[in-house]
SAM riboswitch aptamer (S box leader) from an Acidimicrobiales bacterium, 93 nucleotides, folded computationally. The model forms 96% of the base pairs in the Rfam consensus. The prediction has a mean pLDDT of 84. Taxonomically the source falls in Acidimicrobiales (Bacteria, Bacillati, Actinomycetota, Acidimicrobiia). Its Rfam family is "SAM riboswitch aptamer (S box leader)". The family has 457 seed sequences and 9,625 matches in Rfam 15.1.
Formats: sequence, C1' cells, structure tokens
RNA sequence: GAAUCAUCCAGAGGAUCUGAGGGGCCUGGCCCUGUGACGGUCCGCCAACCGGCCGCUGUGCGGCAUCGGUGGCAACGCCAGGAACGAUGAGGA
Repeated sequence: GAAUCAUCCAGAGGAUCUGAGGGGCCUGGCCCUGUGACGGUCCGCCAACCGGCCGCUGUGCGGCAUCGGUGGCAACGCCAGGAACGAUGAGGA
C1' cells in the first nucleotide's frame, strides 16, 4: 500500500493530566461540555473481524474468550439533505 469482500440502530467506564470547545466537512437541527467536554496516559471493560480452540456431515455454519493481532466503550457513522463521503476488519497487487 491498489483491487476486492464484510460490517457500521447490539455491547462496553473509572482514575488521572490538560483546560475550551466537541459531536469529520457544508446547510439545517439536535445534543455533550468549567458538575471539566475534546484530547493524552493508566487500568478496566465490550465485542468476536482475523489468528487460536471446540463442535457439527463440513472448505461453510455454530460456539468459546484462557492466549495473540486489530477495533471499540454518549446519542444509528447523533439526525435530514449534500459530496471525490467516511470508518473498522480482512486482503495483499
């Protein structure tokens, strides 16, 4: 790091540092936020995409979460419309 495939109304927060905006962009809403948001760190947790393990008449389906690789932990990707939409995993030309 191209193509391609899958998913995006389920689930899961405490401490601490910082200190003013944040929820991607535009328009319109709505919401979070000095009772400290956003972000960082630590710990914890969720989930089950891949590896792993188990079962099944079976190249897939189902299950597990002790271990590894990611991801996630306000609200459906906050909502509606828009656009070269985006994100995560797998994948490796």